[in-house]
Predicted 3D model of a 368-nucleotide RNA (Bacterial RNase P class A) from a Deinococcota bacterium.
Its Rfam family is "Bacterial RNase P class A". By type it is a ribozyme. Rfam links the family to the GO terms tRNA processing, ribonuclease P activity and dimeric ribonuclease P complex.
A source record names the gene rnpB.
RNA sequence: CAGGACAGGGGUGCGGUCGCGCUCAGGGGCCAACUCCCCUGGGUGAGGAAAGUCCGGGCACCAUAGGGCAGGGUGCCAGCUAACGGCUGGGCGGGGUAACCCGACGGAAAGUGCCACAGAGAAGAGACCGCCAGCGGCCAGGCCAAGGCCUGGUGCGGGCAAGGGUGAAACGGUGGGGUAAGAGCCCACCGCGCUUCCUGGAAACAGGGGCGGCACGGCAAACCCCACCCGGUGCAAGGCCCAGUAGGCAGGGAGGGCUUGCCCGGCCCGCCAUAACCUGCGGGAUGGGCCGCUUGAGGCCACGGGCGACCGUGGUCCCAGAGAGAUGACCGCAGAAACAGAACCCGGCUUACGCCCUGUCCUGGACU
Numbered sequence: 001c002a003g004g005a006c007a008g009g010g011g012u013g014c015g016g017u018c019g020c021g022c023u024c025a026g027g028g029g030c031c032a033a034c035u036c037c038c039c040u041g042g043g044u045g046a047g048g049a050a051a052g053u054c055c056g057g058g059c060a061c062c063a064u065a066g067g068g069c070a071g072g073g074u075g076c077c078a079g080c081u082a083a084c085g086g087c088u089g090g091g092c093g094g095g096g097u098a099a100c101c102c103g104a105c106g107g108a109a110a111g112u113g114c115c116a117c118a119g120a121g122a123a124g125a126g127a128c129c130g131c132c133a134g135c136g137g138c139c140a141g142g143c144c145a146a147g148g149c150c151u152g153g154u155g156c157g158g159g160c161a162a163g164g165g166u167g168a169a170a171c172g173g174u175g176g177g178g179u180a181a182g183a184g185c186c187c188a189c190c191g192c193g194c195u196u197c198c199u200g201g202a203a204a205c206a207g208g209g210g211c212g213g214c215a216c217g218g219c220a221a222a223c224c225c226c227a228c229c230c231g232g233u234g235c236a237a238g239g240c241c242c243a244g245u246a247g248g249c250a251g252g253g254a255g256g257g258c259u260u261g262c263c264c265g266g267c268c269c270g271c272c273a274u275a276a277c278c279u280g281c282g283g284g285a286u287g288g289g290c291c292g293c294u295u296g297a298g299g300c301c302a303c304g305g306g307c308g309a310c311c312g313u314g315g316u317c318c319c320a321g322a323g324a325g326a327u328g329a330c331c332g333c334a335g336a337a338a339c340a341g342a343a344c345c346c347g348g349c350u351u352a353c354g355c356c357c358u359g360u361c362c363u364g365g366a367c368u
Base pairs, nucleotide, nucleotide: 001364002363003362004361005360006359007358008357009356010355012334013333014332015331016330017329018328020045021044022043023042024041025040026039027038028037029036047339051350052349054348055347056346057345058344059234060233061232062231066264067263068262069261071230072229073228074227075226076090077089078088079087080086091105092103093102094101095100106225107224111223112222113219114218115217128164129163130160131159132158135157136156137154138153139152140151141150142149143148172190173189174188175187176186177185191214192212193211194210195209197208198207199206200205238291239290240289241288242287248281249280250279251278252277255269256268257267258266259265298317299316300315301314302313303312304311305310
């Protein structure tokens, strides 16, 4: 210098004119006070994703003796955390020259199912092309002691699965021996399986020893099996205050209701009539205010512990809080143009994003 990997920061600024929410102070409507309304002034006012609503938790209400079934989720090991399907570190597998990146990564010798097309054959498989004259047969020739024997040919029977071919995948691979030709048929190495063995490690796992010619193709984001976890509904949750308030009629009715998917079990009310409960009819009401609401698993700084996620101690700061829903509009300057906007809160994940800036590392080249 070029190319690349990873991590992080910023996400318009300044000025002018008008406007909005919240809050504080003062004044007025309003000389009882509050709410409320108006005016003036000060302070403050979106995001890195506020988004998708995909996970996890807080909070709230409902439900909840206990057990079982169903359903859903997660899935190498250890740690972090309030918790998680998140994060950190490690293992294993895969990609990259490397920095580094990716992985739902338990079980396929419990069972069931599936493996399109092509192909002979897709799981205890198969022979299309091909290879083989050792065996049975047939043909030709020769010999014969008449029982047969020898030589040659033939792919009919038979043997084979090395090579070709199909496929995403073809029942271990390479080399040698062996054979009629071949084949774990035999051997060496690699791979694979088993092992109450050894070493290292906290573990996942790694390395080694011994045994076994190999038996066990793939798919579980197919059913399923194993282990662990999971109550429902979401701030229109829900609480308080003011005002108002309701009951009736008809029919059914001996059982009814609750246990928030189901069952066992449990609980409540009622049982001869004006019950509980269900259905229908007509009527009333469904108005207003306050809280929940933002101080929180909080931000920043320093020190300490840890490889790290993270944790501890101290200091410091307060940083939107509406309820038809504010955070805006215009102008000027600058290169000023991205994705997009809170609605109970928090931790993650995922997705969208013009441009600018910083650091570390890797590879190649050049120069000293």